[in-house]
Context: one part of a larger RNA
RNA sequence: GUCGACAAUGGAUGCCUUGGGCUGUUGUGCCGAAGAAGGACGUAGUUGGCAGCGAUAUUCGUCGGGGAGGAGUCAACAUCCUGCGAUCCGGCGGUUUCCGAAUGGGGAAACCCGCGUCUUUAUGACGCUGCGUAUCAUGAUAUCAAUCGAAAGAUUGGGUUAGUGAUAUGUAGGGCACCUCCUGAACUGAAACAUCUAAGUAAGGAGAGGAAAAGAAAUCGAAUGAGAUUCCGUUAGUAGCGGCGAGCGAACACGGAAGAGUCUAAACCCCGAUGCAAAUCGGGGGGUUGUGGGGCUCCCAAUAUGGGAGAGAAACGGAUAGCAGAACGCGCCGGAAUGCGCGACCAAAGAGAGUGAAAGUCUCGUAUGCAAAAUCUGUUUCUCCUCUAGGGAGUUCCCAAGUACCAUGGAGCACGAAGGCUUUGUGGGAAGCUGGGGGAACCAUCCUCCAAGACUAAAUACACAUUAGCACCGAUAGUGAACGAGUACCGUGAGGGAAAGGUGAAAAGCACCCCGGAAGGGGAAUGAAAUAGUACCUGAAAUUGUCGACUA
Repeated sequence: GUCGACAAUGGAUGCCUUGGGCUGUUGUGCCGAAGAAGGACGUAGUUGGCAGCGAUAUUCGUCGGGGAGGAGUCAACAUCCUGCGAUCCGGCGGUUUCCGAAUGGGGAAACCCGCGUCUUUAUGACGCUGCGUAUCAUGAUAUCAAUCGAAAGAUUGGGUUAGUGAUAUGUAGGGCACCUCCUGAACUGAAACAUCUAAGUAAGGAGAGGAAAAGAAAUCGAAUGAGAUUCCGUUAGUAGCGGCGAGCGAACACGGAAGAGUCUAAACCCCGAUGCAAAUCGGGGGGUUGUGGGGCUCCCAAUAUGGGAGAGAAACGGAUAGCAGAACGCGCCGGAAUGCGCGACCAAAGAGAGUGAAAGUCUCGUAUGCAAAAUCUGUUUCUCCUCUAGGGAGUUCCCAAGUACCAUGGAGCACGAAGGCUUUGUGGGAAGCUGGGGGAACCAUCCUCCAAGACUAAAUACACAUUAGCACCGAUAGUGAACGAGUACCGUGAGGGAAAGGUGAAAAGCACCCCGGAAGGGGAAUGAAAUAGUACCUGAAAUUGUCGACUA
């Protein structure tokens, strides 16, 4: 050196699962000055971490459930509680230090310093922020009136403004994702690159809600018509757009989910305020449409129908604790029976999990049936409240203005300027129902709709919970995290960010003896097993040692 055996080191592999991943069902959805989210500090007999709680601190009250043990856990000892019903589970309440929007002032968050009122005068309770809105009070300067004055000005008074104060009310801050609006990249692709793409994405800002947004046609369509919005499928990778490159990419119709429609402005009438008047403003009635509608005047008819996005009650459901729930023995091997053998039984229950190996009949469950004092919630019915009408004739009073529209420059529409629509900067600038917009240049005919005001549930998105499941993972996997994990640690900071599971059925975790300073070991004991001894299941390889064999 090679080979082998036995050890050591090491922690692969196998097996396991407390933890994760994903999908569906059902449900819930904002919190906050009545102090949130998130924290700091405390709190137990001993108390370090985690969890719980708040000076009433490991808890308090009450209403229900439940029925024998319990005082959270690592984790024990001590001391206690409990059939006068504890621990535990659920509903509703109480308490809830300090910081934090943090709000009496300050501040280097969890600390410091005040003022006022009341009080049992130890102390405690309460109040003391900014901004917006409303009401009230007060109220300079200026102004008006009167008086005095030659004037400057002075005095008194009036209402009002700025301001100041009081009261009431709203607001502030937070929220993973989802939503609307505003601002808005680059890498990249185009095999380079500039229009283009990536992409109105990422990111930043503002704001709202449990959803948001949108929404009741100045819409589409095509020569028949449809009838708010949203979402899914389809139309369709079609029509188109495009350095006609890369690429981008509809709509109508159709099939579904859901389904809901309303209110103002104006004309006209009444009342009020200011006012000489004209007129303006405020309140009430009226009115809301496109086969045009409404007002006003006159005539006819009628007391009905339908709705509510309101409130309450009742009934029946659901959620937040729970309850009942069938049926097995003996023998054998074994440490242990759920195994094997023999003989039974239940089954609306032979899903599953646990139990010393593999259990329908041991335990928890499963099928099935049942249950709520309290709070929340759905559906239906009833009651109350509330909204809701017509027809004809005449008249020509009204029907949303710096708007429509035009020019020009942008942006959005699948559409990149050729053009249409929507929107907008700049300039110009209507009509008034015999009116106006659209139908993809434009014109005509025809069709269709009524802008320049506002509201609106559901179907949809997301998160969380619940429950069911998986040809998902099984500790270098699966969440970053199966373990005191967003921890330790790193960084001034924003931020980055691990490693780390397994004795055994049960600690029965090795009494006692021996060697040793100890660590550790040898006996003995426990155990089925100790080469299962807490550095603990299995225990591969590299690597190391001892012994043996061989040697070119």
Molecule: large-subunit ribosomal RNA, domain I
Organism: Patescibacteria group bacterium